[in-house]
RNA sequence: UGAGACCGCCGGGCGACCGCUGCACGCAGAGGAAAGUCCGGACUCCACAGGGCAGGGUGCUGGGUAACGCCCAGGCGGGGUGACCCGACGGAAAGUGCAACAGAGAGCAGACCGCCGAUGACGGCAGGCUUCUUCGGAAGCCGGCAGGAGGCUCGCGCAGGCGAAUCUCUUCGAACCUCCGGGUUCGCGAACAGGCAAGGGUGAAACGGUGGAGUAAGAGCCCACCAGCGUCCCGGGCGACCGGGGCGGCUCGGCAAACCCCACCCGGAGCAAGGCCAGACAGGGACGCCGGUGGCCCGCCGAUCAAGUCCCGGGUAGGCCGCACCGAGGUCUGCGGCAACGCAGGCCCCAGAUGGAUGGUCGCCGUCUGCUCGGCAGCGCCGAGCACGUCACAGAAUCCGGCUUACAGGCGGGCUCACCGC
RNA sequence: GCCGGGGUAGCUCAGACGGUAGAGCAGCUCACUCGUAAUGAGCAGGUCGUCGGUUCAAGUCCGAUCCCCGGCUCCA
Numbered sequence: 001u002g003a004g005a006c007c008g009c010c011g012g013g014c015g016a017c018c019g020c021u022g023c024a025c026g027c028a029g030a031g032g033a034a035a036g037u038c039c040g041g042a043c044u045c046c047a048c049a050g051g052g053c054a055g056g057g058u059g060c061u062g063g064g065u066a067a068c069g070c071c072c073a074g075g076c077g078g079g080g081u082g083a084c085c086c087g088a089c090g091g092a093a094a095g096u097g098c099a100a101c102a103g104a105g106a107g108c109a110g111a112c113c114g115c116c117g118a119u120g121a122c123g124g125c126a127g128g129c130u131u132c133u134u135c136g137g138a139a140g141c142c143g144g145c146a147g148g149a150g151g152c153u154c155g156c157g158c159a160g161g162c163g164a165a166u167c168u169c170u171u172c173g174a175a176c177c178u179c180c181g182g183g184u185u186c187g188c189g190a191a192c193a194g195g196c197a198a199g200g201g202u203g204a205a206a207c208g209g210u211g212g213a214g215u216a217a218g219a220g221c222c223c224a225c226c227a228g229c230g231u232c233c234c235g236g237g238c239g240a241c242c243g244g245g246g247c248g249g250c251u252c253g254g255c256a257a258a259c260c261c262c263a264c265c266c267g268g269a270g271c272a273a274g275g276c277c278a279g280a281c282a283g284g285g286a287c288g289c290c291g292g293u294g295g296c297c298c299g300c301c302g303a304u305c306a307a308g309u310c311c312c313g314g315g316u317a318g319g320c321c322g323c324a325c326c327g328a329g330g331u332c333u334g335c336g337g338c339a340a341c342g343c344a345g346g347c348c349c350c351a352g353a354u355g356g357a358u359g360g361u362c363g364c365c366g367u368c369u370g371c372u373c374g375g376c377a378g379c380g381c382c383g384a385g386c387a388c389g390u391c392a393c394a395g396a397a398u399c400c401g402g403c404u405u406a407c408a409g410g411c412g413g414g415c416u417c418a419c420c421g422c
Numbered sequence: 423g424c425c426g427g428g429g430u431a432g433c434u435c436a437g438a439c440g441g442u443a444g445a446g447c448a449g450c451u452c453a454c455u456c457g458u459a460a461u462g463a464g465c466a467g468g469u470c471g472u473c474g475g476u477u478c479a480a481g482u483c484c485g486a487u488c489c490c491c492g493g494c495u496c497c498a
Base pairs, nucleotide, nucleotide: 001418002417003416004415006413007412008411009410010409012365013364014363015362016361017360018359020029021028022027023026031393035404036403038402039401040400041399042398043270044269045268046267050298051297052296053295055266056265057264058263059262060074061073062072063071064070075089076087077086078085079084090261091260095259096258097255098254112200113199114196115195116194119193120192122189123188124145125144127142128141129140130139131138132137146171147170148169149168150167151166153164154163155162156161172187173186174185175184176183177182208226209225210224211223212222227251229248230247231246232245233244234243235242236241274321275320276319277318283312284311285310286309287308290302291301292300314497315496329348330347331346332345333344334343335342336341366391368389369387370386371385372384373383374382375381376380423494424493425492426491427490428489429488432447433446434445435444441478449465450464451463452462453461471487472486473485474484475483
């Protein structure tokens, strides 16, 4: 110098005049979010808010707090070169379930292509046609009979199996022996039964990775190393967890913002809560022993035959309190703590309506934008002037602590990376 | 102010149990008819209010946000 990450803060300023609201009558008067009403409380009424079930919420550990789903610190996982950021982050070997399509197979799986075919049995006869021919035959094709192997369907049988129908494949070569009938050994051969899960392919996901040994071909089948899981021991830490070592089977996946399990928390309603006063009017009906709000049972309290709930009708559209100076208040200093925060002392009193105040005009200054002029190491800066241009998001309503969302522009602090200079 | 319900095709609504979204009316084309309606056959039409997350996968589950609708005074 450029790029970036984090923490904290400001949210136009001053003056004059005219207005508005409040009260103690000469002072005060919007916000960081007053917003969304998403959490948590205070307060009020119903028991002094009790027990169980149901229902809801929260979910690493430790701490903070009145409380929280908030905050702080730490652990683990993920991202980034880094400062730093993100994480609903208990349990999937407690159980139930889900995984469309594709794919052979989707959860203690599976065999489409592929590899093998070790094991298993067989390897005949007589013809026809075509071509060639040295006329002896040779090669190819076709169906027939027979043998063998296998698949599928059906029937019978307790079963091994048997039978029928149909389909597929096959009926070679070499060496040796021979009593010329044949036999033995080796190789080869399709379909099939069968073996395999290495490779291809499908998928979001396919039951560890690399190398070796092994095999018919293969595979954690076995071995070495690595990763992961479980379990045991040792050490560190309050803990989440971390570090090291041994053993095991070799691998045991995902989803709980699916049901669920575990741990902890939650009674309901909300200031239109609730209380008091004044004024006006007109009662009627249903339910019927229970009511205490919104689930059910118990308990407690109240009521014991006129209260309650609901419906129709009537009246009112008033005042005061709650509610606005005394609070989980603000601010400064000191101490404790890494921090959130706590403790002690000093100082301050700080909006408050009920059609709902917090505004308007002018002047000066500031921000940004546009135009004009001037300067320059020049197409961006700097300076001056003008604008009857602009200045965000938004606006208290019982109060407080958070979260989330919206927001023009600006300030401060330490930090990271890259380049340059010393 | 406080509390509750909803947003899916042009309209009215299903789908809410995660597996790739339907029904009725309306629209368009064809047939039938002299013509229209009705009827029959076929077709088109969807960012499931918006954004993000969980998941292999979201209309559906979770969070945030926008919009719409409804209820709630006192006295007898």